[in-house]
RNA sequence: GCCGGUAUAGCGUAGUGGUAGCGCAGCGGUUUUGUAAACCGCUGGUCGGGGGUUCGAAUCCCUCUGCCGGCUCCA
Numbered sequence: 001g002c003c004g005g006u007a008u009a010g011c012g013u014a015g016u017g018g019u020a021g022c023g024c025a026g027c028g029g030u031u032u033u034g035u036a037a038a039c040c041g042c043u044g045g046u047c048g049g050g051g052g053u054u055c056g057a058a059u060c061c062c063u064c065u066g067c068c069g070g071c072u073c074c075a
Base pairs, nucleotide, nucleotide: 001071002070003069004068005067006066007065010024011023012022013021018055026042027041028040029039030038048064049063050062051061052060
């Protein structure tokens, strides 16, 4: 340099055009002599950046960046 994959909450992840979800973690509560566990509730998202298509984009297209893998060239 070329090709492919990948990027969504603190962490792990679902979501292939129509309200962004789940688990864990965190916070509050119930319970307990107390802690843990269990149960109930709550908070937390520029969906990697930019642009385009569309009435509407996490989703489709272009480009850039990070990460992972493969290939090639030079030394």
Background
This is a predicted structure of a 75-nucleotide RNA (transfer RNA) from Verrucomicrobia bacterium UBA3624. It was read from a public genome assembly. Lineage of the source: Bacteria > Pseudomonadati > Verrucomicrobiota. Its mean pLDDT, the model's own confidence on a scale to 100, is 80.